Model confidence (mean pLDDT): 88 of 100.
Large-subunit ribosomal RNA, domain IV from Cyclonatronum proteinivorum, 327 nucleotides, folded computationally.
The full RNA is in RNAcentral, with records from Rfam.
It matches the Rfam family "Bacterial large subunit ribosomal RNA". Rfam links the family to the GO terms ribosome and structural constituent of ribosome.
Context: one part of a larger RNA
RNA sequence: UCAUGGCUAAGGAACUCGGCAAAUUCGAUCCGUAACUUCGGGAGAAGGAUCCCCGCUAGCGAUAGCGGGCGCAGUGAAAAGGUCCAGGCGACUGUUUAGCAAAAACACAUGUCUCUGCCAACUGGCAACAGGAAGUAUAGGGACUGACACCUGCCCGGUGCCGGAAGGUUAAGGAAGGGGGUUAGCUUCGGCGAAGCUCUUGACUGAAGCCCCGGUAAACGGCGGCCGUAACUAUAACGGUCCUAAGGUAGCGAAAUUCCUUGUCGGGUAAGUUCCGACCUGCACGAAUGGUGUAACGAUCUGGACACUGUCUCGGCCAUGAGCUCG
Numbered sequence: 001u002c003a004u005g006g007c008u009a010a011g012g013a014a015c016u017c018g019g020c021a022a023a024u025u026c027g028a029u030c031c032g033u034a035a036c037u038u039c040g041g042g043a044g045a046a047g048g049a050u051c052c053c054c055g056c057u058a059g060c061g062a063u064a065g066c067g068g069g070c071g072c073a074g075u076g077a078a079a080a081g082g083u084c085c086a087g088g089c090g091a092c093u094g095u096u097u098a099g100c101a102a103a104a105a106c107a108c109a110u111g112u113c114u115c116u117g118c119c120a121a122c123u124g125g126c127a128a129c130a131g132g133a134a135g136u137a138u139a140g141g142g143a144c145u146g147a148c149a150c151c152u153g154c155c156c157g158g159u160g161c162c163g164g165a166a167g168g169u170u171a172a173g174g175a176a177g178g179g180g181g182u183u184a185g186c187u188u189c190g191g192c193g194a195a196g197c198u199c200u201u202g203a204c205u206g207a208a209g210c211c212c213c214g215g216u217a218a219a220c221g222g223c224g225g226c227c228g229u230a231a232c233u234a235u236a237a238c239g240g241u242c243c244u245a246a247g248g249u250a251g252c253g254a255a256a257u258u259c260c261u262u263g264u265c266g267g268g269u270a271a272g273u274u275c276c277g278a279c280c281u282g283c284a285c286g287a288a289u290g291g292u293g294u295a296a297c298g299a300u301c302u303g304g305a306c307a308c309u310g311u312c313u314c315g316g317c318c319a320u321g322a323g324c325u326c327g
Stems, first nucleotide, its partner, number of pairs: 001322008010313002014311001019308001027051005036041001038147001052069007070074001082306007089298002094106002111144006122131003148293004153223003158220002160216005167211003173205002177201006185192002224242005251285001252282001263279005
């Protein structure tokens, strides 16, 4: 000096990104216990008292009550919750990056959509076949959401999916006809040229699909601008106009979302870029890519308080081990 322990006057978070670490609390019996709540909880809430020894009383006894005694200290050592308030997120118990992340991520019960009538859909396999399932729509597959409560608005123009089949377009194939090559034959020797074979062209015919017509948003997704107007001002219930498929409803809102921004006001502090409650000017919330609440739960995240402390003011001392110096 380092590591690991122990103690520390006065103060008590002034430390620090942050009470990180440490300290406090800790057992049993009795008393007592709030908001809120899904009436189960919350709850060991919080907060208090007692605990040793002797005697007496009651009791079979555990034990209880009464009286007395000692110590600084009686769960006399060890082992054994710190607590409360408010908020975000996720309902919860669970799961996860074996070896830097345990979480607000994943899962979840619940809800919805969709496919599937059984040799099911779907998945593996070239196939046989197997899983699904020795199941049968209260079943099985896929997708989204994520307890519960209250709810879940408008848009089908685009993309997707489903349905439709009149018309347009459209492949291979089929094919009337046309053109060329070849040659039996004919020939006024220039050429013409049947059938067959063959090369080529091709009217017409020709399914699904696409175009088209409808439906569908708990399918992918989307959900406006400008101008004017009320007897102070300000604001605009109201009006005009342009565009759109439709112009964001309820609820929430400087938010895990707010750039300007440490917005403004209120609370808490002597002092608060954080926190809580409001406001709404939402750069750029918003309804199963769910919206808003919510008791309980959380080695979660944020702010505050009490208790407590060497975290600190600011250091000091001690023990054990290692190192270092000297021998």